[in-house]
Source information
The part of an RNA shown here (small-subunit ribosomal RNA, 5' domain) has 472 nucleotides and comes from an uncultured bacterium. The prediction has a mean pLDDT of 85. It matches the Rfam family "Bacterial small subunit ribosomal RNA".

Context: one part of a larger RNA
RNA sequence: ACGAACGCUGGCGGCAGGGCCUAACACAUGCAAGUCGAACGCUGUAGCAAUACAGAGUGGCAGACGGGUGAGUAACACGUGGGAAUCUACCUGGAGGUACGGAAUAGCUCAGGGAAACUUGAGGUAAUACCGUAUACGCCCUUACGGGGAAAGAUUUAUCGCCUUCAGAUGAGCCCGCGUCUGAUUAGCUAGUUGGUGAGGUAAUGGCUCACCAAGGCGACGAUCAGUAGCUGGUUUGAGAGAAUGACCAGCCACACUGGGACUGAGACACGGCCCAGACUCCUACGGGAGGCAGCAGUGGGGAAUAUUGGACAAUGGGCGCAAGCCUGAUCCAGCCAUGCCGCGUGAGUGACGAAGGCCUUAGGGUCGUAAAGCUCUUUUGGCGGGGACGAUAAUGACGGUACCCGCAGAAUAAGCCCCGGCUAACUCCGUGCCAGCAGCCGCGGUAAUACGAAGGGGGCUAGCGUUGUUC
Repeated sequence: ACGAACGCUGGCGGCAGGGCCUAACACAUGCAAGUCGAACGCUGUAGCAAUACAGAGUGGCAGACGGGUGAGUAACACGUGGGAAUCUACCUGGAGGUACGGAAUAGCUCAGGGAAACUUGAGGUAAUACCGUAUACGCCCUUACGGGGAAAGAUUUAUCGCCUUCAGAUGAGCCCGCGUCUGAUUAGCUAGUUGGUGAGGUAAUGGCUCACCAAGGCGACGAUCAGUAGCUGGUUUGAGAGAAUGACCAGCCACACUGGGACUGAGACACGGCCCAGACUCCUACGGGAGGCAGCAGUGGGGAAUAUUGGACAAUGGGCGCAAGCCUGAUCCAGCCAUGCCGCGUGAGUGACGAAGGCCUUAGGGUCGUAAAGCUCUUUUGGCGGGGACGAUAAUGACGGUACCCGCAGAAUAAGCCCCGGCUAACUCCGUGCCAGCAGCCGCGGUAAUACGAAGGGGGCUAGCGUUGUUC
């Protein structure tokens, strides 16, 4: 010094402090990502209607962020400094455009299959879904002739969109220099291996992949192998150099039951998406299906050990939407825990007959000790009553009748823990008798023990005090 634990004890408050370090063990239940009717058709409800609301579906955007964990990784993973062969939805700025058509399909209806999950056939329908034609300065390809390529509308008529292209911004991918643990009781390693030519592939360079050719490449300046480990800003300690460490907060990386794979998309090889295989759990009518808390709570288990199945979207931020708004276990708050840091209190003054009582005693006395009682005050905190925010710009406050302010009564509600042989501040009596016990080291205890146990007294720290563990 600590993300601590254990023992004894425990009054209050603040924190822009913290709280599974172990089993990346298994998870009941609820919630954690939706939104848009100003893209679209339909169904239902209310209504005479206009219309309003609700529902499933098509379509768009978002689900690649936010949140968790540290298993793997000794690596261009990270840190730092450079580089060229790249992409970038939404956003900003510039230039230009938004013409004409077509065929489907879900929902729906009908008819089936299935225990369920779900699913088959037929019919018919819309779009900002899909397809074609036209045009395209600029854009792409080119043998520089030429060739290729776009759009979508909606409404409250004010706007929101759509397409092409240039640039910006932001984000991301790639390459390189240097730095980055231990072991030589690991000395040789390597065939896509090293390089070239050509091709494929990618947003892009590249053995990234393939065909052919050459035989290279790395290594005692430690290759390869093995072990351990997320990295950093930082943190702890120290005069520094350094050593140890990487909880919380912030940046990067990796992972999402285990292994593999791609799809969609600007972006994923995707925690709450898909497919396959495996282990496990659950449902089943035995034919077949469903699931993934290393999200927030919570449960079992493991463990010395780590919290509520809470409130709110009021603020900040995010997604969608023209907006109103909806969603948000992000977040903001509250609850539990002396786990830490900081602050406050448990009273103040006076009071000698030095009371009683305890302990010691040389029996005179000494000491606890102004300590108590008594008297005079005060009211922090707590209690009761009243008022009552900032955080919110016009509205909107979970926190919260909270913080804070005023008043009232009353010393009232509030002290422990460890130690006293030396190191090391603090001593006597009794009990015990190498016993019982103590102990960090030296060492105490065998009949006067300042070292064991208890008492009185004393020392230290104080809502804590000791012990254990770890680091400097």